[in-house]
Context: one part of a larger RNA
RNA sequence: CUCUAGCUAAGGGAAUUCGGCAAAUUAGCUCCGUAACUUUGGGAUAAGGAGUGCCUGCUGUGAAAACAGCAGGUCGCAGUGACGAGGGAGCUCUAACUGUCUAAUAACAACAUAGGUGAUCGCCAACCCGUAAGGGCUAGUACGAUCACUGAAUCCUGCCCAGUGCAGGUAUCUGAAACCUCCGUACAAGGAGACGAAGGACCUGUCAACGGCGGGGGUAACUAUAACCCUCUUAAGGUAGCGUAGUACCUUGCCGCUUAAUUGGCGGCUUGCAUGAAUGGACUAAUGAGAGCUCUACUGUCCCUAGCUAGAAACCG
Numbered sequence: 001c002u003c004u005a006g007c008u009a010a011g012g013g014a015a016u017u018c019g020g021c022a023a024a025u026u027a028g029c030u031c032c033g034u035a036a037c038u039u040u041g042g043g044a045u046a047a048g049g050a051g052u053g054c055c056u057g058c059u060g061u062g063a064a065a066a067c068a069g070c071a072g073g074u075c076g077c078a079g080u081g082a083c084g085a086g087g088g089a090g091c092u093c094u095a096a097c098u099g100u101c102u103a104a105u106a107a108c109a110a111c112a113u114a115g116g117u118g119a120u121c122g123c124c125a126a127c128c129c130g131u132a133a134g135g136g137c138u139a140g141u142a143c144g145a146u147c148a149c150u151g152a153a154u155c156c157u158g159c160c161c162a163g164u165g166c167a168g169g170u171a172u173c174u175g176a177a178a179c180c181u182c183c184g185u186a187c188a189a190g191g192a193g194a195c196g197a198a199g200g201a202c203c204u205g206u207c208a209a210c211g212g213c214g215g216g217g218g219u220a221a222c223u224a225u226a227a228c229c230c231u232c233u234u235a236a237g238g239u240a241g242c243g244u245a246g247u248a249c250c251u252u253g254c255c256g257c258u259u260a261a262u263u264g265g266c267g268g269c270u271u272g273c274a275u276g277a278a279u280g281g282a283c284u285a286a287u288g289a290g291a292g293c294u295c296u297a298c299u300g301u302c303c304c305u306a307g308c309u310a311g312a313a314a315c316c317g
Stems, first nucleotide, its partner, number of pairs: 002312008011303002015301001020298001028052005037042001039152001053074009075079001087296007094288002099111002115150007127136003154282003158213003163210002165206005172201003180193004214232005241275001242272001253269006
């Protein structure tokens, strides 16, 4: 000198950095006090203040232990004197929550969940395991079991059955082998016909089934826009909502706030390359080692380094 583990720093206080990462701040108990919002339970230890040791006397409650209080004294820089021991607040996204997960790079917005919906099934059930016997569900019985999707609550969940599925029906058509009839074969083989299952054609239902949800032109007495009209076309032409989004290419969209300065954040607008309703839409109190942003306190993160303690490495012997 370097590293590891600690400690301390004047003035500034995030200027560091992808990012306050790391460190610092806070901390116990008693008393006071406590906002928005809210599913009225919470939020909440919200926030923000004050006190705190020891000694003496007294008071109240009490069986006592003890607790609460009053008055006085006294020491220190410091009285939860060491240890132990929340920094706080605001906005947004997201998942309702507690829970679960990649043993050894992922703890999350992923999984699960209560709740919602659909489907199958009347019990020797449906479904599952097994070639079978047999077994599970179940010593259960539709307020049940199984399968699938969605994912608390609240407000809602639009249009399309043309395609692909699924279910039902079916006069007619199609539709294998066997049986039957005829031909053929000394027997066969073979040929033809009739009959005709499931399935298909055909018809109907079904989207909280898989999925899908248009284009062009014109029009109002400034301009602009188009309630309105015309036309092509579809199974139907995206409704309520939300919207530059964890989805927006153009894009650092435009406006406002935040900054001295903002590709950030938040609030609006919104012509949405390519949003959208249980592949759920919107909104949400509470919760979160989830993601982004801001303020305050605090600090060696930094300006800008320095010193100390212990150990290691290195060097000399």
Molecule: large-subunit ribosomal RNA, domain IV
Organism: groundwater metagenome